[in-house]
């Protein structure tokens, strides 16, 4: 240098402003009536994006995160569930032609660049990707280091 054990760190962001009033409080014998409060859930609008891989990626590919079962535990295995992108350009590459460079010619980013759309576990609460709770958890992985063998 490579594999290989183990050990440290690190390892998720987000409703600005506006309307509506379910409802709950005053005054008031009660009723009507008036007043105040009252959704980050609704309507308008706003904002936000884990890891790895590949042309730079919330919507391609794959992991993680989520809920049950098992095995006594640790840990791990089995099982469910598991979202959403189109147009237009641009060409990093690539491939053919050629001995071979050049030229030609073809492919080629759901990643870029311009415009336009979609998507967001559970449990609580006024119906929540944005609060609150499980979570001082969990973790896909990133980075360092230490150790003995080859």
């Nucleotide at each position: 240098c490579a594999a290989g054990a183990c050990c440290u760190u690190c390892g998720g962001g987000g409703c600005a402003g506006g309307g509506u009033g379910a409802g709950g409080c005053g005054c008031g014998c009660g009723g009507a009536g008036c007043g105040c409060c009252a959704a980050u859930u609704c309507c308008c609008g706003a904002c936000c994006g884990g890891c790895g891989g590949u042309a730079a990626a919330g919507c391609c590919c794959g992991c993680g995160a989520g809920c049950g079962g098992c095995c006594a535990g640790c840990g791990g295995c089995c099982g469910c569930a598991g979202g959403a992108u189109c147009c237009g350009g641009u060409g990093a590459g690539g491939c053919g032609u050629c001995a071979g460079c050049a030229g030609c010619g073809c492919c080629a980013a759901u990643u870029c660049c311009g415009g336009g759309g979609c998507c967001g576990a559970c449990g609580g609460u006024a119906u929540a990707g944005u609060c609150c709770g499980g979570a001082u958890g969990g973790g896909a992985g990133a980075a360092g280091g230490u150790c003995g063998u080859u």
A computed fold for a 150-nucleotide RNA from Thermomicrobium roseum, annotated as FMN riboswitch aptamer (RFN element). Model confidence (mean pLDDT): 82 of 100.